[in-house]
RNA sequence: UGAUGAGCUAGUCCGGGUAGCCCGGCGUUACCUAUAACCCGAAAUCGCCGAUAUGCGGGGGACGAAGCCAAAGGAAGAUGCGUCAAAGAGAUUUCAGCCUGUGAUUUCAACUGAGAAACCCCGUCCUGCUUGGAUAGUGCAGGUAUGCGGACUUGCUGGAAAACAGGUUCUCGUGCCCUAACCGCGGAAACCGGUCGAGGCCCGGAAGGGAGCAGACUCACCGUGGGCAACCGUCGCUUGCGGGGUCGCGGGGUGGAGAAGAGAUCUCAGCCUACUGAAGUCUCCGAGGUACAACAACCUGCGGUGUGCUCAUCA
Numbered sequence: 001u002g003a004u005g006a007g008c009u010a011g012u013c014c015g016g017g018u019a020g021c022c023c024g025g026c027g028u029u030a031c032c033u034a035u036a037a038c039c040c041g042a043a044a045u046c047g048c049c050g051a052u053a054u055g056c057g058g059g060g061g062a063c064g065a066a067g068c069c070a071a072a073g074g075a076a077g078a079u080g081c082g083u084c085a086a087a088g089a090g091a092u093u094u095c096a097g098c099c100u101g102u103g104a105u106u107u108c109a110a111c112u113g114a115g116a117a118a119c120c121c122c123g124u125c126c127u128g129c130u131u132g133g134a135u136a137g138u139g140c141a142g143g144u145a146u147g148c149g150g151a152c153u154u155g156c157u158g159g160a161a162a163a164c165a166g167g168u169u170c171u172c173g174u175g176c177c178c179u180a181a182c183c184g185c186g187g188a189a190a191c192c193g194g195u196c197g198a199g200g201c202c203c204g205g206a207a208g209g210g211a212g213c214a215g216a217c218u219c220a221c222c223g224u225g226g227g228c229a230a231c232c233g234u235c236g237c238u239u240g241c242g243g244g245g246u247c248g249c250g251g252g253g254u255g256g257a258g259a260a261g262a263g264a265u266c267u268c269a270g271c272c273u274a275c276u277g278a279a280g281u282c283u284c285c286g287a288g289g290u291a292c293a294a295c296a297a298c299c300u301g302c303g304g305u306g307u308g309c310u311c312a313u314c315a
Stems, first nucleotide, its partner, number of pairs: 001315008011063004015033005023050005038059004067305003072300003077295001079293002082290003088284010099270003103266006111258001118254007125244005132237001133235003137231001138229003142177006149170007157162001182226006193218004201210003
C1' cells in the first nucleotide's frame, strides 16, 4: 500500500410532481403518477420558514462510506390551446302519416211485399185564450121594528123581603129588509156568561118574597160533516181554437223494391295551428380521437461531490 472480515462516525433512504393559496418557498386541500418500503400530533381568520426558504413537533426502521446532486436523453400522464366529431336537445323547411269530405271498386250487413227508398200529415213537447175536472186557502155578515130578561142608574111607596114609573146599554126570541154570507152533529165554561133551579139557606106572625150550589138546557167558544162562492191559488187530468217546435219515440197516407250503416283499397280536395315518422339546414351541448405548447411522476445518466476512522489476518 492492497485484499478480506468485524466494528465506529459523518451521512443517506423510508416517495415525487402540478394546480390552488401566497410577495415568495414548503405543509394542510384537489389532481396526476411511482415504490419492496414507516408511524403519531397540530395546522385556511392557518402552521413552519425567507432565494442558505423544498415544512414544524415527536417516535421508529433499513443502509452506512454507503451514497447524493445535476447537464442531457427517453417518457406515462393530467392541463392549456386548436381541430375533427358520435350521441343528445332545440328551432326551421320539405315530404309522408294521422284527421275531414266527394267519388270509384270491393267485402259485410240490421231492416224489408206482415211493404224499402223518397214525399206528406199527426201525436208526444212549449206557449196564448177557452170549457170542465181534481185539490188547497179564506169567508159565511149587516140593518130595522117589537117583546121577555140581565147590568147600571133616577124618582117614589112599604116594618122586612120587595113593589111601581122612567133612562142608558147588552144578549136572546119574532117579523121585515138586504146579502155570496146557510144547515146539521158532538162537547161546553168548577165559581168569576145566561135561563130554570131538587135539597138546604135568608127576610116575614102569615101571605109571600129573595139569593143560589149540584144538576138540566143553552150563548160565546172548541171539534166535526155538508152547503155556498163576493175573494184567492195549484195541476203527472181534460174540451175547443190559434201559434211555435219536432236530432228521440209512436201512429197514419201516397209510393212499389230496395236499403241505413261499417270495414278495406284507390282517386281528388281540404286541413296542413296539435300529434307521429323521414330527410335537409342552423344553433346549443359535447363522449371520444388528434396536432401543438409548457409542465412532468418514473427510467437511463457523461460529469460533480463523497469514498473517513479503529482492530484482526494474509500478501
Molecule: Archaeal signal recognition particle RNA
Organism: Methanosarcina sp. 2.H.T.1A.6